A computed fold for a 95-nucleotide RNA from a sheep gut metagenome, annotated as THF (Tetrahydrofolate) riboswitch aptamer.
Its mean pLDDT, the model's own confidence on a scale to 100, is 75.
The sequence is in RNAcentral, with records from MGnify.
RNA sequence: AGAGUAGAAGUCUGUGCGUCAAGUGUCGGCUGAACGGGGAGUUGUCAGCCGGACGAAAAGACAACUGUCUUGCGGUACAGACUUCGCAUCCCGCU
Numbered sequence: 001a002g003a004g005u006a007g008a009a010g011u012c013u014g015u016g017c018g019u020c021a022a023g024u025g026u027c028g029g030c031u032g033a034a035c036g037g038g039g040a041g042u043u044g045u046c047a048g049c050c051g052g053a054c055g056a057a058a059a060g061a062c063a064a065c066u067g068u069c070u071u072g073c074g075g076u077a078c079a080g081a082c083u084u085c086g087c088a089u090c091c092c093g094c095u
Base pairs, nucleotide, nucleotide: 001095002094007085008084009083010082011081012080013079014078015077016076017074018073019072026052027051028050029049030048031047032046033045037092038091039090040089058071059070060069061068062067
């Protein structure tokens, strides 16, 4: 000097959830977890719980049990495919 993972982001597809507002995003607190093959590991990342502020896209058809279906919408959940990025950092190892 280089290689290598977990993972992250985007696009597409499928199946759901919500549209009677949960979820997502955002701020604070507490707890926990993970972080190239090995070790350490944050003020970074993720998850759970509690609290605060903000906040939405519905339309149509059938039915008449207050439901079903279709088209939308949501910084929606999960799975798959593709593309891009890729250990915060330190030490050791490998080439």

Description: Of the family's consensus pairs, 82% are formed in the model.